RNA sequence: CAAGGACAACGGCAAACCUGGCGAAAGCCAGGGACGCAAAGCCAUGGGUCGACCAGUGAGGCUGACGACUGCCAGGCUACCCAG
Numbered sequence: 001c002a003a004g005g006a007c008a009a010c011g012g013c014a015a016a017c018c019u020g021g022c023g024a025a026a027g028c029c030a031g032g033g034a035c036g037c038a039a040a041g042c043c044a045u046g047g048g049u050c051g052a053c054c055a056g057u058g059a060g061g062c063u064g065a066c067g068a069c070u071g072c073c074a075g076g077c078u079a080c081c082c083a084g
Stems, first nucleotide, its partner, number of pairs: 004082002012037002017032006035071001041077003045074003048069004054064003
């Protein structure tokens, strides 16, 4: 340095749910709260899932455009500790 991850050590993050707020919604933010996580740190790049305000349409997420989820998977970047 790379790989790896323990009944190790210092710590970290924070699901569901509740309260308040933002949003058309998916969902997000703050506080409480812990199901879990060795990258559950960062990036929406590929796949996937979710939404459907706006426009088109006889109607319909059906099409266009748009948005969300990285704690769905993959990829890229960065990082604490160290037993075998």
This is a predicted structure of an 84-nucleotide RNA (c-di-GMP-I riboswitch aptamer) from Paradesulfitobacterium ferrireducens. The prediction has a mean pLDDT of 87. The sequence was found by an Rfam model in a public genome assembly. The source organism's lineage runs through Bacteria, Bacillati, Eubacteriales, Peptococcaceae and Paradesulfitobacterium.